SAM riboswitch aptamer (S box leader) from Paraliobacillus ryukyuensis, 106 nucleotides, folded computationally.

[in-house]
RNA sequence: CUCUUAUCAAGAGCGGCAGAGGGAAUAGGCCCUGUGAAGCCCGGCAACCAGCAAGUUUCUUGAAAAGGUGCCAAAUCCUACAGGUAACAUACCUGAUAGAUAAGGG
Numbered sequence: 001c002u003c004u005u006a007u008c009a010a011g012a013g014c015g016g017c018a019g020a021g022g023g024a025a026u027a028g029g030c031c032c033u034g035u036g037a038a039g040c041c042c043g044g045c046a047a048c049c050a051g052c053a054a055g056u057u058u059c060u061u062g063a064a065a066a067g068g069u070g071c072c073a074a075a076u077c078c079u080a081c082a083g084g085u086a087a088c089a090u091a092c093c094u095g096a097u098a099g100a101u102a103a104g105g106g
Base pairs, nucleotide, nucleotide: 001106002105003104004103005102006101007100008099013042015041016040017039021032022031023030026080027079028078029077043072044071045070048068049067052062053061054060055059076098081095082094083093084092085091086090
């Protein structure tokens, strides 16, 4: 980098350093931010994998959180493609695409 599978409306600080940006990319929108962005540290959340226990044992369930990751504004912030419902704008619903994370494969 790519493929497969699963998940993506819940949850997570009024701490320290830092000092202007941030919300994946493109476009549009809408937001967050000197009442302090990114980043780092500490702290926390969750429970994918591993490990543990039980069972009807290629699997399922449960507990835990010291291991490997992940995450900690807003639905993956919303829209972009297709279909549908109502409609003047537009609103809403479903799916796809794209993306994120985990595990496994190439």